Source information
A computed fold for a 1516-nucleotide RNA from a Minisyncoccota bacterium, annotated as small-subunit ribosomal RNA. The RNAcentral record of the sequence draws on ENA and SILVA.
[in-house]
């Protein structure tokens, strides 16, 4: 300069990372589903190298030659005949020999070794490049020299015999370019350089074509090399002709190629030997490229011909359509014997998901034969079949809106298909029909000569006529709606969709994408940097070997000189052709063909270069080693020695309990235990010092001494002079626990044994206890062997502790202070990381060498193979199955984690609740119905502030159908209708009678009935919704902009500190603000002032209402602690002393929190209460309060409507709220007092009067400050009486008699009055409300409502306490922090045994089958040598050999009783093992042991929480 790289989805609550799977793009010799109009040009048996009918695919030459048929021409004889008749002539017939032509036998000669076809074999000199030569060669071409003489035979014919056939035998004749023999022999071959030795074929008539011998070309062939190109190491040794000599055979030539001898050699980790797969290469797909992956057409080379083996003939074969033999398998047969190889073209059967005409033709090209016509060619040249590919056309163009029917949607308006149709105008590619008509054609000059082909190609006719479909539409990924279905039925590549409002299933509509095709399905490449050369990584995601010495191997200081196989440059050869890329041309264009240059990254060879490397050689000291002084250390191994403790043992003293736990018991103990003295014995481990410390390659090492031994450091700069660095194999070392064999054994303790514990307890706890554990020696070789961080070298900021050494300054001397090395910590510049971190002790910038990873499970397992005695180690997969596993961080949740605070949470109290009876509601039963709803807090005196009809939904039964009610259109009628009676009936309906009946000037209204539209529905879905409520909770929270930090989720603000009821306020700070909330603001109540003002009273006046206000507060005194600052004294220390500086104390002031006390004041520390409910959680509650989207039920038996009558009130039973008691603080009678809110015209009802009473009669006042509502409340007080009794307690049942609403009190009201007088004597377990005018207690009222089931609910005043130390513990609830494997958020996750199916592998007594040898039997055909006769041959024998059988082993399938593991399955048994301190931290190794997960011992790590103490480092 130019050209060239694309990502998406899926792990999570989110997020970053890692890692897998999947997906968009190419491609195909393809196959299968739907679908198909045309040409060109390509291409089409991948499987069974599996059998195969037919038919054709190699013949040719007569100018090499012999025969025997036919036809002709012509010629000579013999007979017959006819005619002219001396003799010719014709014709016939036989018979000789000639000639021309066909056809056939047949010898010879060339070709058949090419062409065609397959990929089976082969992992190799087979191929490909690149070289080499011990080498031959027929036709072709060039040169040269010759082609003289003689002879023997046979086939094919004839006769003869065998046989079925195929075919042989035997006898005669015969020719050649057949085959023998003799001359020459330049040249050729061998050679002792004297010599020997070897050829020829002729055909024909004149010109060739032939034939011999040499030389040479051109080409083609053998041989031999270097180099490249599978997989396997679970294939680690392999080889006897094996490796080399000698010799000698053989070839067309080298050479163990072959034989005799000799000699021990060759080959392997740079992978020999096996074993498995495979035909090489130009090329072809793909990709940016490197690459990866194929090798089908084409072309070039191998190998192949039913299988195995062999030779023969020839230039050339060990011969696809040639012999010969042996195996199998087909066919024929007269049973004695024979024939055959389609992996040639077509064609069949067969297997298979699958791959064609038994076509024309030699007219081109070629090719073999011939002197040449010319024969012959399934080569080839074409044509048919296949949408198999690729590459053209084309199914019409214009116009055309009433946006036409139809379809589909819908907010019902209208939108979409849609200029699209129709319809008008116009074209005719193409199909079709008719005319014409090539080029391909050269030869040899004329003439002939074309399968393709009635082809291509032009011209013309008719007519839009003959021609569209597939896949798709959630996201990837272009492209959306109904309708159906309802976790079904069914999509699906991934992730996923469907359980009733599916853009995912089916169906239509519409869209979007490619089109004669469009989709699956396989396969490669590609995205995938997911093997990383280009271009990854191993602290914690998958991955550094347990560690070390060191072998091959890879790398390797400074400087110098020399070479040059590395490496550079320059030329040359070669890299065949097509093929891809350029440039041009030829078919109408393209596909396709054709020139033509370029490219071809390789490989050789020449010549050149010395930088860097490589080799030699010299020198050097920085690396490395080494000397010499010094030094520190729990470094190792072997002896000896010591004291605490422990336990035995003996005596002593002593008595009754010791021990041991959450509690206890097992267990020791009057045979004296535990204690405590004394003395002996005995094995294990070494307190303090010790430490974040030291040494060691790791494991791992601790009392003291001594003996021997190893490695480190630091000075010095003294010898060596690169000796180094890492390290596959290889050897040593290796904690614990295990294992042998001998000792040894206090203590501690697997396993056993008892005892607790517990649903169970094969466990935690307890009380014994074997191995063990300790020594020697020998095994074992693993570990969370860990810093999860591999060895070495260099560079890059420090600050601070520490251990061991050296200088300097300094001192007598040491500490101290500077500096400077070697370790061991701790924070951290820059750099790194996906974060956490890591940060001269790298996880940073670099070099070098090794090991080692590449999704989870299966599984560090199986089989193989080594080691080991075992136990078991190291190496080490696959079938199947999942989308995911997984690291780090984030935000919640959660915790039998911490740390703070709060709450009638617990404590202190007071009354209940749970036992009685009744009320009431609910479950449950029951019933024809016992309508529905609500189910832990947050349901259950709840909806329901009133279920005899109605309500009413529920049941029974009767009835209506445009309906009981609304609302539009259109007719028709002026009336609809009111009321009153009467018939059937339960009623409802349903039939009938009498009376009254429109308004407007008009338009029209109203009202009925008809049809049409339509109503209705307390049917379902509260998990389609809306509204409105519960609940955490009156709990302090929850959030947002800007702006900082982070790759990001996300954080910060909102964290700290103090204070509050409070996220309330201060301070302080990478944050400054701000928003719902807290708080105030609003109502009530308590203390005032002012104004209004019905009532009430006779007014003033004030009760009371109402409206403006006004007070409280952080305000004032006082004392206390704490903080912060000022003054002054004083001590102490720096400095000799003042000054000054710093610390510390006493005082004296200011300020600023807090805690107590006090004034005034009706109220004191928010004064009481109520209204007010943040973001949000419970898919909380309601479709039955109302509204609403979907479904659903409704033209004759409704899920709508009306009516009667029942139930919603049943009752073994359970449970919730409550009411009255159970008595003397009490019940009864008398009398006597004190409120507050409320209600009233269909009302409240006063006074009197009746009535034991409920009530009844009569109605004054009252639309309410005024009348009423027993208005006189009740407890309470004051007086009697009961005297602890189931009662003068309690009042339930039950009976009689009544009032009162109401149509109507049986189901099923309330109330009164008289009478009964039940249960119950203060209530297990457990539970519940309440902190001051509150709990307890008492009694008024109102709402619904005829009436009432009200003891419920909502409200109103009387009387009127008691406790609260506190925050341990219970529940809840916040804040921060902290571990999480949970996120449906612990009522989470989640581990294994058992049981049931189902599925792949692996083992297995064994059974089949198949490869490759290996040993011996047997040995065809056939070269080779030998022998022998009848000698151009046969016959025997040897040596080799295929095939065959024997036999022990060896490898791979196949199948196998069983018998273990593994994976998967919506709801299976059994525990609860991990995740939280997971309720006994957990993991790792190794041992016992248990149904199971596991427990237990040992030792080892943190990948363990919390707390405590040291220590280091930061702030103050």
């Nucleotide at each position: 300069u130019a050209a060239u790289u694309a990502g998406a989805g899926u792990u999570u609550g989110a997020u970053c990372c890692u890692a897998g799977c999947u997906c968009a793009g190419g491609a195909u010799g393809a196959a299968c589903g739907c679908u198909g109009g045309c040409g060109g040009c390509g291409u089409g048996g991948a499987u069974a190298a599996g059998g195969c009918a037919u038919g054709c695919a190699a013949g040719u030459c007569g100018a090499a030659u012999g025969c025997u048929g036919c036809a002709c021409u012509g010629u000579g004889u013999a007979c017959a005949u006819g005619a002219a008749u001396g003799u010719u002539c014709g014709u016939g017939u036989a018979u000789a020999g000639a000639g021309u032509g066909c056809a056939g036998c047949a010898u010879g000669g060339c070709a058949g070794a090419c062409g065609a076809g397959g990929u089976a074999g082969u992992a190799a000199c087979a191929c490909g490049u690149a070289g080499g030569u011990a080498u031959g060669c027929a036709c072709c071409c060039c040169a040269a020299a010759g082609u003289c003489g003689g002879g023997c035979a046979u086939a094919a014919c004839u006769c003869g015999c065998c046989g079925a056939a195929a075919g042989g035998c035997g006898a005669g004749a015969u020719a050649a370019u057949u085959c023998c023999c003799g001359a020459u022999a330049g040249u050729c071959u061998c050679u002792u350089c004297g010599g020997a030795g070897u050829a020829a074929a002729g055909a024909u008539u004149u010109a060739u074509c032939g034939c011999u011998u040499u030389g040479g070309g051109a080409g083609c062939a053998g041989c031999c090399u270097g180099c490249g190109g599978g997989a396997u190491a679970u294939c680690a040794g392999c080889u006897a002709g094996u490796u080399g000599g000698u010799a000698g055979g053989g070839u067309a030539a080298u050479g163990g190629c072959c034989u005799a001898c000799c000699a021990a050699g060759g080959c392997a980790a740079u992978g020999a030997c096996g074993u498995c797969u495979a035909g090489g290469g130009g090329a072809g797909g793909u990709g940016a490229g490197a690459g990866c992956c194929u090798g089908g057409c084409c072309c070039c080379c191998a190998c192949c011909g039913a299988u195995g083996g062999u030779a023969c003939u020839g230039a050339g074969a060990c011969a696809c359509g040639g012999a010969c033999c042996a195996u199998a398998c087909a066919c024929c047969u007269a049973c004695g014997g024979g024939u055959g190889g389609c992996c040639g073209c077509a064609g069949u059967c067969g297997a298979g998901a699958a791959u064609c005409u038994u076509c024309c033709g030699c007219a081109a090209u070629g090719g073999g034969c011939g002197a040449a016509a010319g024969c012959c060619u399934g080569a080839c040249g074409g044509a048919g079949c296949g949408a198999c590919g690729c590459c053209g056309c084309g199914u019409g163009a214009u116009u055309g809106a009433u946006g036409a029917a139809g379809u589909c949607c819908u907010u019902c308006g209208g939108g979409a298909c849609g200029u699209a149709a129709a319809g008008a105008u116009c074209u005719u590619u193409u199909a079709u029909g008719a005319g014409g008509g090539a080029g391909g054609a050269a030869g040899u000059u004329u003439a002939u000569u074309g399968a393709c082909g009635u082809u291509a190609c032009c011209u013309c006719a008719u007519g839009a006529a003959u021609a569209a479909g597939g896949g798709g539409c959630u996201c990837c990924u272009a492209a959306c709606u109904c309708u159906g279905u309802g976790c079904c039925a069914g999509c699906a590549g991934g992730a996923g969709c469907g359980g009733u409002a599916a853009u995912a299933c089916a169906g239509a509509g519409g869209c979007c994408c490619c089109a004669a095709g469009c989709g699956u399905u396989a396969u490669c490449c590609g995205g995938a940097a997911u093997c990383a050369c280009u271009g990854g990584g191993c602290g914690u995601a998958a991955a550094g070997g347990g560690u070390g010495u060191g072998u091959a191997g890879g790398u390797u200081g400074u400087u110098u000189u020399g070479u040059u196989a590395g490496u550079c440059u320059u030329u040359u050869g070669u890299g065949a052709a097509a093929g891809c890329a350029c440039c041009g041309g030829g078919c109408u264009u393209a596909a396709c063909c054709c020139g033509g240059g370029a490219c071809a990254c390789g490989c050789a060879a020449a010549a050149g270069a010395a930088a860097c490397g490589g080799c030699a050689g010299g020198a050097c000291u920085a690396g490395a080693g080494g000397g010499u002084g010094c030094g520190a250390g729990a470094g190792g191994u072997g002896u000896g020695c010591g004291g605490a403790a422990c336990u035995c043992a003996u005596g002593g003293u002593g008595u009754a309990g010791g021990g041991g736990u959450g509690a206890a018991a097992u267990c020791c103990g009057u045979u004296g235990a535990u204690a405590u003295c004394a003395u002996g014995g005995g094995g294990a481990a070494c307190a303090c010092c010790a430490a974040a410390u030291g040494c060691g390659a790791a494991g791992g090492c601790a009392g003291c001494a001594c003996a021997c031994u190893g490695g480190c450091g630091c000075a010095u700069u003294c010898c060596u002079g690169a000796c180094a660095c890492u390290g596959a194999a290889a050897c040593a070392c290796g904690a614990a626990a295990g294992c042998g064999u001998a000792g040894g054994u206090a203590g501690c303790g697997a396993a056993u044994g008892g005892g607790a514990u517990u649903a169970g307890a094969u466990a935690c706890c307890c009380c014994a206890g074997u191995a063990g554990u300790c020594u020697a020696c020998g095994c074992c070789c693993u570990a969370a062997a860990c810093g999860u961080u591999c060895u070495u070298c260099u560079c890059u900021a420090g600050c601070u502790u520490u251990u061991c050494g050296g200088a300097g300054u300094a001192u007598c001397g040491a500490c101290c202070c500077u500096c400077u090395g070697a370790g061991a910590g701790g924070c951290g510049a820059a750099g790194c990381u996906a974060a956490c971190g890591c940060g001269u002790u790298a996880a940073g910038a670099g070099a070098a060498g090794c090991g080692c990873c590449u999704g989870g499970g299966u599984a560090g397992u199986a089989c193989g193979a080594g080691c080991g005695c075992a136990a078991g180690c190291u190496u080490a997969a696959a079938a199947c199955u999942c989308a995911a596993a997984g690291g780090a961080a984030u935000a919640g949740a959660c915790g039998g984690g911490g740390a703070c605070u709060u709450g009638c949470a617990c404590a202190a109290g007071c009354g209940g609740u749970g036992g009685a009876u009744c009320a009431u509601g609910u479950g449950g039963u029951u019933u024809a119905a016992u309508u529905c709803g609500a189910c832990g807090c947050u349901a259950a005196a709840c909806g329901a502030a009133g279920a005899a009809c109605c309500u009413c939904a529920c049941c029974a039964g009767g009835g209506c159908u445009u309906g009981a009610a609304a609302c539009c259109u259109a007719g028709u009628u002026g009336a609809a209708g009111a009321u009153a009676c009467c018939c059937a009936g339960a009623a409802a309906c349903g039939g009938g009678u009498a009376u009254c009946g429109c308004c407007g000037c008009a338009a029209g209204g109203c009202a009925a009935u008809u049809a049409g539209g339509c109503a209705g529905g307390u049917g379902u879905u509260g998990c389609a919704u809306g509204g409105c409520c519960g609940u955490c909770g009156u709990c302090a929270g929850u959030u947002c902009g800007u702006g900082g930090u982070u790759u990001g989720a996300a954080u910060u603000g909102u964290u700290c500190c103090c204070u509050u009821c409070a996220g309330u306020g201060g301070g302080g700070u990478a944050a400054c603000g701000a928003a719902c909330g807290c708080a105030a603001c609003c109502c009530u109540c308590g203390u005032u002032g002012c104004c209004u003002g019905u009532u009430a009273u006779a007014u003033a006046u004030g009760u009371c209402a109402g409206g403006c206000g006004a007070g409280a507060c952080u305000g004032c005194c006082c004392a206390g602690c704490c903080c912060u600052u000022u003054g002054c004294u004083c001590u102490u220390g720096a400095u000799u002393u003042u000054u000054u500086c710093a610390a510390g104390a006493a005082c004296a002031g200011a300020g600023g929190g807090c805690u107590g006390g006090g004034a005034g004041g009706a109220a004191g520390g928010c004064g009481a209460g109520g209204a007010u409910g943040a973001c949000g959680c419970c898919a909380g509650g309601u479709c039955a309060g109302c509204a609403u989207g979907a479904c659903c039920c409704u033209u004759u038996g409704a899920c709508g409507c009306c009516c009667u009558g029942g139930g919603c009130u049943a009752c073994a039973c359970a449970c919730g709220u409550g009411a009255u008691a159970c008595a003397a603080u009490g019940g009864c009678u008398a009398c006597u007092a004190c409120a507050a809110a409320a209600g009233g015209c269909c009302g409240c009802g006063a006074c009197g009067a009746g009535g034991u009473a409920a009530c009844u009669c009569u109605g004054a006042g009252c639309u309410a400050a005024u009348c009423c509502u027993g208005a006189g409340a009740a407890a309470a007080g004051u007086a009697g009486c009961c005297u602890c009794a189931g009662u003068u307690c309690g009042g339930a049942u039950u009976g009689a008699a009544g009032u009162c609403u109401g149509c109507a009190a049986c189901u099923c009201g309330a109330c009164u009055u008289c009478a009964u007088g039940a249960a119950g004597u203060u209530g297990g377990a457990a539970u519940c409300g309440c902190u001051a005018g509150u709990a307890a207690u008492c009694g008024u009222g109102g709402g619904u409502c005829a009436g009432c089931u009200a003891u419920a609910c909502c409200a109103c005043g009387g009387u009127g306490a008691a406790u609260a130390c506190g925050u341990u513990c219970u529940c809840a609830a916040g804040u921060c922090u902290u571990g999480u494997a949970c996120u449906c958020a612990c009522c989470g996750c989640c581990c294994g045994u058992c049981a049931a199916c189902u599925c792949a592998a692996g083992g297995g007594a064994g059974c089949u089958g198949g490869g490759a040898g290996u040993a011996c039997c047997c040995g065809a055909a056939g070269u080779a040598c030998g022998c022998a006769c009848u000698u151009u041959g046969u016959g025997c024998g040897u040596c080799c050999u295929a095939a065959g059988g024997u036999a022990a082993a060896u490898u791979c399938a196949g199948u196998g009783a069983c018998a273990g593991g593994g994976a998967g399955u919506a709801a299976g048994u059994c525990g609860u093992a991990a995740c939280a301190a997971g309720g006994c931290a957990c993991g790792g190794g190794u041992a016992g042991c248990g149904g199971a997960a596991g427990c237990u011992g040992u030792u080892c790590g943190u990948g363990g929480a919390a707390u405590a103490u040291u220590u280091c480092a930061a702030a103050a």

Background
Rfam family: Bacterial small subunit ribosomal RNA. Taxonomically the source falls in Minisyncoccota (Bacteria, Bacillati).